Large-subunit ribosomal RNA, domain III from a Spartobacteria bacterium, 392 nucleotides, folded computationally. Its Rfam family is "Bacterial large subunit ribosomal RNA".

Context: one part of a larger RNA
RNA sequence: GAGUAACGACAAACAAGUGAGAAUCUUGUUCACCGAAAGACCAAGGUUUCCUGGGGAAGGUUGAUCCGCCCAGGGUUAGGCGGGACCUAAGGCGAGGCUGAAAAGCGUAGUCGAUGGACAGCAGGUAGACAUUCCUGCCCCGCUCUCCGACGUUAUUACCGACGUGGUGACGCAGGAGGCUAGGUGUAGCCGACGGAUGGAAGAGUCGGUCCAAGGGAGUAGGCAGGGAAGGCAGGCAAAUCCACCUUCUCGUUAAUGCUGAGACCUGAUGGGGAGCUUCUACGGAAGUGAAGACAUUGAGGCCAUGCUGCCGAGAAAAGCCACUAGGGAGGACGAGAGCGCCCGUACCCGAAACCGACACAGGUGGUCUGGCUGAGUAGGCUAAGGUGAUU
Repeated sequence: GAGUAACGACAAACAAGUGAGAAUCUUGUUCACCGAAAGACCAAGGUUUCCUGGGGAAGGUUGAUCCGCCCAGGGUUAGGCGGGACCUAAGGCGAGGCUGAAAAGCGUAGUCGAUGGACAGCAGGUAGACAUUCCUGCCCCGCUCUCCGACGUUAUUACCGACGUGGUGACGCAGGAGGCUAGGUGUAGCCGACGGAUGGAAGAGUCGGUCCAAGGGAGUAGGCAGGGAAGGCAGGCAAAUCCACCUUCUCGUUAAUGCUGAGACCUGAUGGGGAGCUUCUACGGAAGUGAAGACAUUGAGGCCAUGCUGCCGAGAAAAGCCACUAGGGAGGACGAGAGCGCCCGUACCCGAAACCGACACAGGUGGUCUGGCUGAGUAGGCUAAGGUGAUU
């Protein structure tokens, strides 16, 4: 220079409270902003920042009674959610082995490795902080034991059953149509509350609400494959009644038979939730009670659907599951009941003041949900729920 620039995106105002002290903290009223977000939920990352009580040095671009700050105490509950006790991909490691002065490199069998496959829980309640974890209700899976017991007990057609064999799992891109549901909207339907202070208005008035899962049952719109029986059989590294292939018969070819399959329907539910009402209140709230739930319309990018049609660039693997035999085998499928069910994560932030940017930084950050009016629309504008007024 200079007590100058700046104080990091253009919304606040008032009242009450607390306090030594208030533009900034708390509460209330009004106003304003976002609303495919500036709301809600995950993954990654962070690692206690979460909640309660207290504090006022420092941090906070001002102040502070306040805080993601400081101190103390508390908080994360799982057979079913995610991961492991299952599987494999790229890739890693790698017994033997090969190579190499050495260190080491490569790599078989294997063994790891999710961003994929497989796999049994929904609805409601609870609260200072957790909940598909606690509680209530209704379910499901695996293992063990007990009971019942079809059938079997001539070394075998009971039953179990591979580390083997076959099938399935099992997959691209584009395109359009259909059936539904979630959701929305409306109502002279239904229910509850209110009700014209100044001419009238008890009405087609005003306002609000008009629901519910998994599971179980049955198997629809739709999709796919011709089905069944007998015989043969040189393939599937042994075997096979399984798969493949061949022959015959039969049913059927707008079908039969079987598989798959949303939704609706019944149940779950004599349950839950529910606008409101009542009582109490240390005004934060607590306890109790509790109506209606109908019709019409719209309608998805969600489900049927890994479907269907088309195309060429021809679009993972393994486990699991099903069948088969090898083998085990004298008991025992199915059903019912009882018992048991390990380890890790679970707080909180998550388009951000808590992550990556030296900062409480106008930047960056994968996925899911995303109502209404207008509209082709996730555009733009306004708005609901919800959240903010961004620390001078």
The source organism's lineage runs through Bacteria, Pseudomonadati, Verrucomicrobiota and Spartobacteria.